[in-house]
Context: one part of a larger RNA
RNA sequence: CGCAAGAGAUUUGAGGAGGCCCCUCCUUAGUACGAGAGGACCAGGAGGGACAGACCUCUGGUGUACCAGUUGUCGCGCCAGCGGCAGUGCUGGGUAGCUAUGUCUGGCCGGGAUAAGUGCUGAAAGCAUCUAAGUACGAAGCCCUCUCCAAGAUGAGAUCUCUCACGAGGCCGCAAGGCCGAGGUAAGACCGCAGGUAGACUACCUGCUUGAUAGGCGGCAAGUGUAAGGGCAGUAAUGUCUUGAGCUAAGCCGUACUAAUGGUCGAGG
Repeated sequence: CGCAAGAGAUUUGAGGAGGCCCCUCCUUAGUACGAGAGGACCAGGAGGGACAGACCUCUGGUGUACCAGUUGUCGCGCCAGCGGCAGUGCUGGGUAGCUAUGUCUGGCCGGGAUAAGUGCUGAAAGCAUCUAAGUACGAAGCCCUCUCCAAGAUGAGAUCUCUCACGAGGCCGCAAGGCCGAGGUAAGACCGCAGGUAGACUACCUGCUUGAUAGGCGGCAAGUGUAAGGGCAGUAAUGUCUUGAGCUAAGCCGUACUAAUGGUCGAGG
C1' cells in the first nucleotide's frame, strides 16, 4: 500500500514443512514342515535401543548477586568485630533461572488409489489364457489420517463483537439537492512511561492511579547451619546457654510508601 467505512478478537485451510525407524523376548508351539539336525508363517503380548518434541516434580550439573569455614597480607588507633586483595584467594553447601545424564510423550491404528505379483469371468483363437470388454486383491513406497506454519491464497476467505451517521469552507444547480473537503472526534491504535512469561535490534506479552507493572516494605517458602553481644566453665585453645540462631539472590502471597506524567493519530461508508 492492497484486501471498497473504520476497528478488536476468534478461525477455515489452498499451499508448504516435519514425522514415518529398529531390535530382543514370551505365548501360539517344540506345533506345521523335516529321516534327523533343526524349526516357522499367521496371530496376540512384554521389554528395550537410537532419534525427536516438551518440561524441571524427582536425580544431578551450574548458580563470580545467597550462607558458612579457612590461609596470607593490608586497612578500620588497639582488643573484639569487620572490610579490601590474592583466579569467586581457597574450601563446603545452595534458591530462581538455564540445563541432561533426569522426567513425560511420540512412531500406532485406519481409509483410498496403485507397483511387482496373485486372481475371477472371458473371447480374439469352439481349446487355453489375469485382459482385449468387465472385475477382485496386493507394499516400510503414493494420497489422506498425525504435528507445525499458513488468506499478499491480489482467488486477499469465514464467524462474533465494537463505533456511529460531525463538519469550517469551496464548486455545480432556478430549486430540491449533488460533489470536493481542512479540521475535531468514536471504537480503537500508536508514541511515551513501569516492566518481563519475550528478546541481538525490532517484534511479542503485562501494566499505566478506575493501578499490584517494577522497586521498597511485611509474611511465607527455600538456602546456609546455631550470628553479634553477653553470661557460665576452663590458665588457655575452646566449649556451652541465650539459639535451629543470625543472614539471605532471581521464588510465592500481600501492601500504593516510591516510580508508571502525558501526547499524537484514527470512520462518516
A computed fold for a 269-nucleotide part of an RNA from a Chloroflexota bacterium, annotated as large-subunit ribosomal RNA, domain VI. RNAcentral holds the full RNA, with entries from ENA.